[in-house]
RNA sequence: UGGAGUGUCGUCCAAUGGUAGGACAUCUGACUUUGAAUCAGGUAAUCGGGGUUCGAAUCCCUGCACUCCAGCCA
Numbered sequence: 001u002g003g004a005g006u007g008u009c010g011u012c013c014a015a016u017g018g019u020a021g022g023a024c025a026u027c028u029g030a031c032u033u034u035g036a037a038u039c040a041g042g043u044a045a046u047c048g049g050g051g052u053u054c055g056a057a058u059c060c061c062u063g064c065a066c067u068c069c070a071g072c073c074a
Base pairs, nucleotide, nucleotide: 001070002069003068004067005066006065007064010024011023012022013021018054026042027041028040029039030038047063048062049061050060051059
């Protein structure tokens, strides 16, 4: 420098252009003498900017970060 891929709750992973969800973690409650376990419930996220669309995590443009491959210089 060129090409490819990835970016979503604290972590890991989903989501055909149509309510952003699951597991773990965390918090609250039930249960228990207390705790653990179990059960019920809650909080919490789409990398930034712009565009297309009735509607964008998803499509397009651009930027940023990371990973891989190739190349150049030393």
The RNA shown here (transfer RNA) has 74 nucleotides and comes from Dictyobacter arantiisoli. RNAcentral holds the sequence, with entries from ENA. NCBI's taxonomy places the organism under Bacteria, Chloroflexota, Ktedonobacterales, Dictyobacteraceae, Dictyobacter. It matches the Rfam family "tRNA". Rfam classes the family as a transfer RNA.